[in-house]
RNA sequence: GGACCGUUAGCGCAAUCGGUUAGAGCAGCCGGCUCAUAACCGGUAGGUUCAGGGUUCGAAUCCCUGACGAUCCA
Numbered sequence: 001g002g003a004c005c006g007u008u009a010g011c012g013c014a015a016u017c018g019g020u021u022a023g024a025g026c027a028g029c030c031g032g033c034u035c036a037u038a039a040c041c042g043g044u045a046g047g048u049u050c051a052g053g054g055u056u057c058g059a060a061u062c063c064c065u066g067a068c069g070a071u072c073c074a
Stems, first nucleotide, its partner, number of pairs: 001073003005069003010026002013023001019057001028044005050066005
C1' cells in the first nucleotide's frame, strides 16, 4: 500500500435483509432472605449506537470520508 471484518450501557454481547420507546446478562445502587457473608429473589439507574456528512417520510441498520482495533496479501 491492497482485501476483508469489527466499533451499540462500566464489561462481554443482542437488535427479525430501514419502521414508530435500542434490549437482556454480568457489574453498580436500593430492598428481601440470613446471626452474618456468599448464593438466591425483587426493584432501580445507566446509551447522542466510534466521528462527520449524505440518501429517505423514517437510519444502529444503506452510501461516502475519516479514526481506532483484528486477520490475510504484498

A computed fold for a 74-nucleotide RNA from a Clostridiales bacterium, annotated as transfer RNA. It matches the Rfam family "tRNA". Gene Ontology term of the family: triplet codon-amino acid adaptor activity. The RNAcentral record of the sequence draws on ENA. The prediction has a mean pLDDT of 82.